[in-house]
Context: one part of a larger RNA
RNA sequence: CGCUCGUGAAGGAACUAGGCAAAAUUGCCCCGUAACUUCGGGAUAAGGGGCGCCUUCUAAGGUGAAUCGUCUUUUGGCGUAGUAGCUUUGGAAGGUCGCAGUGAAUAGGGUCUGGCGACUGUUUAUUAAAAACACAGGUCUGUGCGAACACGUAAGUGGAUGUAUACAGACUGACGCCUGCCCGGUGCCGGUAAGUUAAGGAAGAGGGUUAGCCCUUCGGGGUGAAGCUCGCAACCGAAGCUCCGGUAAACGGCGGCCGUAACUAUGACGGUCCUAAGGUAGCGAAAUUCCUUGUCGGGUAAGUUCCGACCUGCAUGAAAGGCGUAACGACUGGACCACUGUCUCCACGAGCGACUCG
Numbered sequence: 001c002g003c004u005c006g007u008g009a010a011g012g013a014a015c016u017a018g019g020c021a022a023a024a025u026u027g028c029c030c031c032g033u034a035a036c037u038u039c040g041g042g043a044u045a046a047g048g049g050g051c052g053c054c055u056u057c058u059a060a061g062g063u064g065a066a067u068c069g070u071c072u073u074u075u076g077g078c079g080u081a082g083u084a085g086c087u088u089u090g091g092a093a094g095g096u097c098g099c100a101g102u103g104a105a106u107a108g109g110g111u112c113u114g115g116c117g118a119c120u121g122u123u124u125a126u127u128a129a130a131a132a133c134a135c136a137g138g139u140c141u142g143u144g145c146g147a148a149c150a151c152g153u154a155a156g157u158g159g160a161u162g163u164a165u166a167c168a169g170a171c172u173g174a175c176g177c178c179u180g181c182c183c184g185g186u187g188c189c190g191g192u193a194a195g196u197u198a199a200g201g202a203a204g205a206g207g208g209u210u211a212g213c214c215c216u217u218c219g220g221g222g223u224g225a226a227g228c229u230c231g232c233a234a235c236c237g238a239a240g241c242u243c244c245g246g247u248a249a250a251c252g253g254c255g256g257c258c259g260u261a262a263c264u265a266u267g268a269c270g271g272u273c274c275u276a277a278g279g280u281a282g283c284g285a286a287a288u289u290c291c292u293u294g295u296c297g298g299g300u301a302a303g304u305u306c307c308g309a310c311c312u313g314c315a316u317g318a319a320a321g322g323c324g325u326a327a328c329g330a331c332u333g334g335a336c337c338a339c340u341g342u343c344u345c346c347a348c349g350a351g352c353g354a355c356u357c358g
Stems, first nucleotide, its partner, number of pairs: 001353008010344002014342001019339001027051005036041001038174001052096012068079004097101001109337007116329002121133002137172007149158003175324004180254003185251002187247005194242003200236002204232001206230004212223004255273005282316001283313001294310005
């Protein structure tokens, strides 16, 4: 000096990102116990008191004699007696010792107030346990059974020895109060008169080839049916798309400028432009607020955090749910009580190392 422990004057979080760590609390009995609440809880809330040993008394339970008496079918039966004694668990009174009695050990610190997630659960085997995932509940969509969907080339299998109170997919996430407007775009669903439109079919026109015919300088040239063949092609041709409607707990979206009230300020009111429609109820400097340590109030001697308000929402907002919410949480923010070597500021002690010798 290190590790693991023990103790500490005065102070008591001044430490620190943060009370991290440590300390404190801790058992049993009795008293007592708030807000809030989904009436179950909250609750071991909080906060108090008692606890050893001895003696006596007392209650209940367990076990259970002897002695004496008596009967006599006597190694016995009955009564004494469920008594005495022993013992278990309580209670009361008195006494007594120590600093200290759950004398060692094992054995919640607590309170107030926010955020998030309802809850118990699940998770990154090996840096993350959470506000993430799941969840019961809610909604939408698909699926009529050889179901939809999934695996497989297939046979086949799961779904399911189930049958719409079922199964599958998606979103939301207990409960309470609620969930506004927009279908123009994209998607999905329905419709189908018209437009467009593939393969395929196909009238017809044309090209190549050439029997025949015509001409010929006999080399050939012109014309050219059928057949074969080449590529075109009017027209006919479904779904789809265009088109017409529906649909937002489908993907998504939810304005600007100007003026206006008898102080000022503000603007219920008006005008105008644009839009599919212009953000409703709520909440709001928020896990969202840039400016920002916004402003005001509270708490502190002092508070970029915290709580309550305000609303100027850079860039909240309703199942990518909105706002509340008792209970719950090894979650996270703030405050307080208790407690302490976290600190002021370190000291001493123990064991094991280090170090010296071997």
Molecule: large-subunit ribosomal RNA, domain IV
Organism: Gemmataceae bacterium